[in-house]
Context: one part of a larger RNA
RNA sequence: AUCUGGCUAAGGUAAUUCGGCAAAUUAGCUCCGUAACUUCGGGAUAAGGAGUGCCUGCUUUGCAGAAAGCAGGUCGCAGUGACGAGGGAACUCUAACUGUCUAAUAACAACAUAGGGGAUCGCAAACCCGUAAGGGCUAGUACGAUCCCUGAAUCCUGCCCAGUGCAGGUAUCUGAAACCUCCAUACAAGGAGAUGAAGGACCUGUCAACGGCGGGGGUAACUAUAACCCUCUUAAGGUAGCGUAGUACCUUGCCGCUUAAUUGGCGGCUCGCAUGAAUGGACCAAUGAGAGUUCCACUGUCCCUAGCCAGAACCCG
Numbered sequence: 001a002u003c004u005g006g007c008u009a010a011g012g013u014a015a016u017u018c019g020g021c022a023a024a025u026u027a028g029c030u031c032c033g034u035a036a037c038u039u040c041g042g043g044a045u046a047a048g049g050a051g052u053g054c055c056u057g058c059u060u061u062g063c064a065g066a067a068a069g070c071a072g073g074u075c076g077c078a079g080u081g082a083c084g085a086g087g088g089a090a091c092u093c094u095a096a097c098u099g100u101c102u103a104a105u106a107a108c109a110a111c112a113u114a115g116g117g118g119a120u121c122g123c124a125a126a127c128c129c130g131u132a133a134g135g136g137c138u139a140g141u142a143c144g145a146u147c148c149c150u151g152a153a154u155c156c157u158g159c160c161c162a163g164u165g166c167a168g169g170u171a172u173c174u175g176a177a178a179c180c181u182c183c184a185u186a187c188a189a190g191g192a193g194a195u196g197a198a199g200g201a202c203c204u205g206u207c208a209a210c211g212g213c214g215g216g217g218g219u220a221a222c223u224a225u226a227a228c229c230c231u232c233u234u235a236a237g238g239u240a241g242c243g244u245a246g247u248a249c250c251u252u253g254c255c256g257c258u259u260a261a262u263u264g265g266c267g268g269c270u271c272g273c274a275u276g277a278a279u280g281g282a283c284c285a286a287u288g289a290g291a292g293u294u295c296c297a298c299u300g301u302c303c304c305u306a307g308c309c310a311g312a313a314c315c316c317g
Stems, first nucleotide, its partner, number of pairs: 002312008011303002015301001020298001028052005037042001039152001053074009075079001087296007094288002099111002115150007127136003154282003158213003163210002165206005172201003180193004214232005241275001242272001253269006
């Protein structure tokens, strides 16, 4: 000199770094005080501020242990004197929440959830296991059970049944074998006809079923734009919302704020390559070892390293 663990650093204070990672700050109790927002419960220990030891006397409450207070004194750098013991605030995304998970690289925005919706089923049920006997659901009975989707609350959930599913109907068409009739055959085989199930054709319903939700041209007293018109076309042509998004290629879109400087963040605009309504849309208080950004405080993260303690490794014996 190296590594691991720990301690301390003047001045600066995030200049470090993908990123305040790590460390530091804060911390208990008493009193004061406490915003936006909100589902009125919260937010909240919000934030912010003051006090805190020991001794003496007294007062109040109490049966007492004890608690609260007043006046004075006194020591230290420091009185929750060690230990233990929240850094805080603001904006956005996302999931409502507590919970669950990849034993041994993932704890999350994934799963679950209460709530919402649909489908099947009247019990010797539907569904599941078993070839069966039998069994589960269930010693339950539609306020129930099973299956599927969505995922608290609030405001909502548009159009399309042409395709594919599912369900129902059906004059007619199609539609197997068997039975029947006829032919054939010494008997048969075989052939033909009639009958005609489910299913299909056909019709209808159904999208919180799988899913889908256009193009071109023109037009207004500057320009621009197009409420409006024409046309092709579809089952229907994307409604309310939201929007450069965890979705936007062009893109570091444009404008504003934030910075000395911002491919970042936030707010707005938005013709959206390729958003969009239970494959849920929007909003959202509270919650989060979730993701991004900013500010204050704080610091050996850094400027720029240094010293100390313990251990390891190393060297010598």